[in-house]
Molecule: SAM riboswitch aptamer (S box leader)
Organism: Aquibacillus albus
C1' cells in the first nucleotide's frame, strides 16, 4: 500500500520556541490567523491496545459492567467545519433527515 471490524456533535492551553499561511485532496462555501497559522516541545483530554475488579462461564476463552492511566497509539477551532453521490419528507429557491463514498484514528490480517 489493500482488506476486516470499531468509532468520528463529548473532552482537553491566556505555557515556551519558531514566524506564515491554515482549516486531508479536488470545487463551492463558510471560517481560523502577527490579539501569532503550521510545525515542534511542555502540558492537558480520552481510553482503542492495556491493567485491575464483580457477573456469566468448566475456563487465565468469549461476554457484560465498573475502576485506573504506568506503557504503546491517538487527539487538543468550528459535526470529520458544511456541501459534493442516492433516497425519504417539506417545498418556489431551497431546508431537513436517512444511507452511501471519501478520509481520520485504533485493533488484527495481508
Nucleotide at each position: 500500500c489493500u482488506c476486516u471490524u470499531a468509532u468520528c456533535a463529548a473532552g482537553a492551553g491566556c505555557g515556551g520556541c519558531a514566524g506564515a499561511g491554515g482549516g486531508a485532496c479536488u470545487a463551492g462555501g463558510c471560517c481560523c490567523u502577527a490579539u501569532g497559522a503550521u510545525g515542534c516541545c511542555c502540558a492537558g483530554c480520552a481510553a482503542c491496545c492495556u491493567u485491575c475488579a464483580a457477573g456469566u462461564g468448566u475456563a487465565a476463552a468469549g461476554c457484560u459492567u465498573g475502576a485506573a492511566a504506568a506503557g504503546g497509539u491517538g487527539c487538543u477551532a468550528a459535526a470529520u467545519c458544511c456541501u459534493a453521490c442516492a433516497g425519504g419528507u417539506c417545498a418556489c429557491c431551497g431546508a431537513u433527515c436517512u444511507g452511501g463514498a471519501a478520509g481520520a484514528u485504533a485493533a488484527g490480517a495481508g